The prediction has a mean pLDDT of 76. A computed fold for a 375-nucleotide RNA from Sulfurisoma sediminicola, annotated as Bacterial RNase P class A. The model forms 93% of the base pairs in the Rfam consensus. Rfam family: Bacterial RNase P class A. Rfam links the family to the GO terms dimeric ribonuclease P complex, tRNA processing and ribonuclease P activity. The sequence was found by an Rfam model in a public genome assembly.

RNA sequence: GAAGUCCGCCAGGCAGCCGCGGCAUCGCAAGAUGGCGAGGAAAGUCCGGGCCCCAUAGAGCAGGAUGCCGGCUAACGGCCGGGCGCCGUGAGGCGACAGACAGUGCAACAGAAAGAUACCGCCGAUGGCUCCGCAAGGAGAUCAGGCAAGGGUGAAAUGGCGGGGUAAGAGCCCACCGCGGACGUGGUGACACGGACGGCACGGCAAACCUCAUCCGGGGCAAGGCCAAAUAGGGGAGCAUUGGCGUGGCUCGCGUCGCUCCCGGGUAGGCUGCUUGAGCCUGUCGGCAACGGCAGGCCUAGAGGAAUGGCUGCCAGGCCGUCGCGUUUCGGCGCGGCGGCCCCACAGAACCCGGCUUAUCGGCGGGCUUCCGAU
Numbered sequence: 001g002a003a004g005u006c007c008g009c010c011a012g013g014c015a016g017c018c019g020c021g022g023c024a025u026c027g028c029a030a031g032a033u034g035g036c037g038a039g040g041a042a043a044g045u046c047c048g049g050g051c052c053c054c055a056u057a058g059a060g061c062a063g064g065a066u067g068c069c070g071g072c073u074a075a076c077g078g079c080c081g082g083g084c085g086c087c088g089u090g091a092g093g094c095g096a097c098a099g100a101c102a103g104u105g106c107a108a109c110a111g112a113a114a115g116a117u118a119c120c121g122c123c124g125a126u127g128g129c130u131c132c133g134c135a136a137g138g139a140g141a142u143c144a145g146g147c148a149a150g151g152g153u154g155a156a157a158u159g160g161c162g163g164g165g166u167a168a169g170a171g172c173c174c175a176c177c178g179c180g181g182a183c184g185u186g187g188u189g190a191c192a193c194g195g196a197c198g199g200c201a202c203g204g205c206a207a208a209c210c211u212c213a214u215c216c217g218g219g220g221c222a223a224g225g226c227c228a229a230a231u232a233g234g235g236g237a238g239c240a241u242u243g244g245c246g247u248g249g250c251u252c253g254c255g256u257c258g259c260u261c262c263c264g265g266g267u268a269g270g271c272u273g274c275u276u277g278a279g280c281c282u283g284u285c286g287g288c289a290a291c292g293g294c295a296g297g298c299c300u301a302g303a304g305g306a307a308u309g310g311c312u313g314c315c316a317g318g319c320c321g322u323c324g325c326g327u328u329u330c331g332g333c334g335c336g337g338c339g340g341c342c343c344c345a346c347a348g349a350a351c352c353c354g355g356c357u358u359a360u361c362g363g364c365g366g367g368c369u370u371c372c373g374a375u
C1' cells in the first nucleotide's frame, strides 16, 4: 500500500421566521409566557418477562417449543465463554450438535442390488461331464457351485490402506489408521490424551412418523378499576282507586294501564391504568466475557386516530465534472481550488421492558488476518 474479517458508534450542527401536541403558570375567555416533544430499528409481532383479569388440590392426556457443556439473566428458543464437526491459506464463519439393536416408514434417476444383491468379472479347490492313461494321475470346458478383489451405476454399495493367505476371494490372519465398551490421566463439564483389549458386528435419513428428556394454564391495556346523563326497561314502597282492558257470560279476587318516591344494573360520556423504570449517564471494583456490586448525578413524549413539521441562511458532509500538486504496483489514491447537484438512507412511539429477525444513503473508531513493496 492492497484485499479481507470481527466488534463498537453516528444517523448532520447553529441561527432566524412560521406552525403542531401534551404539561405548568397567568387570564372570565380569546390567548400569552415557559419548558418538554421518536428510533436504532419506534417495524415484523417471532420468542421471553413485568402488570392485569379469568381459571386452578395434585397428577396425567392432547398440543407446542427446545435438545453438546459451563455460566449470565426476572425469563428466554436470547447472550457470553468453551468442546466437537464442517468450511476458509488465515483473522474468522456456520451447525435442532439426544436416540437408527423399541416400532413404522422413506431413498427420484441410474444401477444386478438401496437391504440382503450379482450385470460385466474372477475361480471352478469340491461334486458331476469330456478326452488321454493299465493305474496313479494329467488336460479341457464350465453344469452345479464358490467369491465380492477389479469394472460399471449412484448422493450413498456393507470399514480404509498395505502385506500374508487362497482355486479365486474375504478381518480369514497380521501391522497402521478408523470403530467399540471398559480402565487410567487431565478438566467443574462437554471432551481430550494414553496403553492394553475386542473384533468388524447388518449401512443412511428423526427441521419423516416416533421414542426419551426439559419447559409451557388461557387471554390481553379494546387487559382491568372507578364515576355515571337522557331515553327505554327492571325491582320495591305508597297513593289513586270502584275508571279502562284481560280472566270465553256475571260477581269477588288477581294481573295490567296511571301518579309520587326509593334502589340497583348498564349505554353514551368522563376519570384512571400511563409512564420512576429488571430506567439512563459517569466513575470505580469483581469477572476472559455476557453480566453484576458500590458511589454520585439525571427525569427524558404520554397523545388517544394519533403532535414531533416547513422555509431561508451559514458551517460541516457526500456525489459528479474540471484544474493543479504529490504519490503509485500505472488500476488508481491523497491534498487543495472552482462549478453543479444532494442537502440526505430505512423509517414514525400508542401499557412497559429483554431479545431475535428484517429494512437502511453514507460515515467514524478499534482489534486482528493474508498478500505485495521498502528498510
Stems, first nucleotide, its partner, number of pairs: 001371010012315007020037002023034004039346001043357002046355005051220004063216005068082005083097001084095004098211002103209002105205002119151002121147003126144002129140004159177002162174003178200001179198002183194004224272004234263006243257005279298008317342011